RNAcentral holds the sequence, with entries from ENA.
This is a predicted structure of a 77-nucleotide RNA (transfer RNA) from Gemmatimonadetes bacterium SCN 70-22.
RNA sequence: CGGGACGUAGCGCAGUCCGGUAGCGCACCUGAAUGGGGUUCAGGGGGUCGCGGGUUCAAAUCCCGCCGUCCCGAUCA
Numbered sequence: 001c002g003g004g005a006c007g008u009a010g011c012g013c014a015g016u017c018c019g020g021u022a023g024c025g026c027a028c029c030u031g032a033a034u035g036g037g038g039u040u041c042a043g044g045g046g047g048u049c050g051c052g053g054g055u056u057c058a059a060a061u062c063c064c065g066c067c068g069u070c071c072c073g074a075u076c077a
């Protein structure tokens, strides 16, 4: 320098292909059962979807640019 994958809740991920309510598990908070813990059950909170812009009635999803992580290749010393 070229190519590819990934970036979504505290953590791990799905959703993207084919635009249409932002979800799952664990964790966290509250309550009940228990003398307490563990555990089980019920309920609840938490998101600029990496950043900026564009298209659209509507963008995590499509388009452009940029950033970060990883992988492959090339070049140089």
Stems, first nucleotide, its partner, number of pairs: 001073007010026004020057001028044006050066005
About this RNA: Its mean pLDDT, the model's own confidence on a scale to 100, is 82. The organism belongs to Gemmatimonadota, within Bacteria.